A computed fold for a 72-nucleotide RNA from Mauremys mutica, annotated as transfer RNA. The sequence is in RNAcentral, with records from Rfam.
């Protein structure tokens, strides 16, 4: 140096052209003397940057970044 993947809450991961979710984590309440467990609630997103398509883009496209894989 070609060539493929993948990027989404702190953390492992989904997800669909009509505007984002699940476990775990943290935070609170209730439960208990207290703790853990159980149980509810709320908080957390520039969906990696920029551009192009479209009424609308996390999804489609192009460029780049990063990282992780093959080849040589």
């Nucleotide at each position: 140096g070609g060539g493929g993947a993948u990027g989404u809450a702190g953390c492992u991961c989904a997800g669909u052209g009509g505007u984002u979710g699940a476990g775990c984590a943290c935070a609170u309440g209730c439960u208990u003397u207290g703790c853990a467990u159980g149980u509810a609630u709320a908080a957390g997103g520039u969906u990696c940057u920029g551009g192009g398509u479209u009424c609308a883009a996390u999804c489609c496209u192009c460029a780049g970044c990063a990282u992780c894989u093959u080849c040589a």
The coordinates come from a structure-prediction model, not an experiment, and the mean pLDDT is 81.
It matches the Rfam family "tRNA". Rfam links the family to the GO term triplet codon-amino acid adaptor activity. The family's RNA type in Rfam is transfer RNA.